Record summary
A computed fold for a 113-nucleotide RNA from an Actinomycetota bacterium, annotated as SAM riboswitch aptamer (S box leader). The sequence was found by an Rfam model in a public genome assembly.
RNA sequence: GAUUCAUCCAGAGGAUCCGAGGGACCUGGCCCGUCGACGAUCCGCCAACCGAUCGACUUGCUCGAGCCGACACGCCCGAGCCGACACGGUGGCAACGCCAGGUGCGAUGAGAG
Numbered sequence: 001g002a003u004u005c006a007u008c009c010a011g012a013g014g015a016u017c018c019g020a021g022g023g024a025c026c027u028g029g030c031c032c033g034u035c036g037a038c039g040a041u042c043c044g045c046c047a048a049c050c051g052a053u054c055g056a057c058u059u060g061c062u063c064g065a066g067c068c069g070a071c072a073c074g075c076c077c078g079a080g081c082c083g084a085c086a087c088g089g090u091g092g093c094a095a096c097g098c099c100a101g102g103u104g105c106g107a108u109g110a111g112a113g
Base pairs, nucleotide, nucleotide: 003111004110005109006108007107008106013043014042015041016040017039021032022031023030024103025102026101027100028099029098044093045092046091048090049089050088051087053084054083055082060081061080062079063078064077066075067074097105
């Protein structure tokens, strides 16, 4: 930024500072908020995306290539999936993006230019 793809009902809060609005915008609701919301900082936490690593007691599952004369239930390599981890890069931590309708919507990640 009038670009592409994916996701947006899972999960996860304390302290301090600030001080009046906040939950994308419009309409209608509903909710949070001077018992301090929103925001910022620190710490903690979560595990969605990308990368790394791991699967050991029976070396997760599937597929494919290779090796052993052949075969595979053996060996070995690769890919995908699943699971774990929180190490690296992002992100997130009221309520489904709070709900319904609407919008040249918005947010996040990974690419491309």